[in-house]
Background: The RNA shown here (transfer RNA) has 76 nucleotides and comes from an Alphaproteobacteria bacterium. The RNAcentral record of the sequence draws on ENA. RNAcentral records the identical sequence in 2 taxa. The source organism's lineage runs through Bacteria, Pseudomonadati, Pseudomonadota and Alphaproteobacteria. It matches the Rfam family "tRNA". Rfam classes the family as a transfer RNA. Rfam describes the family as follows. Transfer RNA (tRNA) molecules are approximately 80 nucleotides in length.
RNA sequence: GCCAACUUAGCUCAGCUGGUAGAGCAACGCAUUCGUAAUGCGUGGGUCGAGUGUUCGAAUCACUUAGUUGGCACCA
Numbered sequence: 001g002c003c004a005a006c007u008u009a010g011c012u013c014a015g016c017u018g019g020u021a022g023a024g025c026a027a028c029g030c031a032u033u034c035g036u037a038a039u040g041c042g043u044g045g046g047u048c049g050a051g052u053g054u055u056c057g058a059a060u061c062a063c064u065u066a067g068u069u070g071g072c073a074c075c076a
Base pairs, nucleotide, nucleotide: 001072002071003070004069005068006067007066010025011024012023013022019056027043028042029041030040031039049065050064051063052062053061
């Protein structure tokens, strides 16, 4: 330098033939216990890497851009 994949909640990840965002773990509250842990129930938490566009409607499609990983090439 070229190509591909990935970027969504504190963490690990789903959701991608466009219809308005979820799970597990973690956190917090309650129950249980003499107390802790475990267990059960519940609650909060994300304008989906950034920007622009298309559309009635975008995490999802198009373009630009940043980052991570892998492969290939170059290294006179």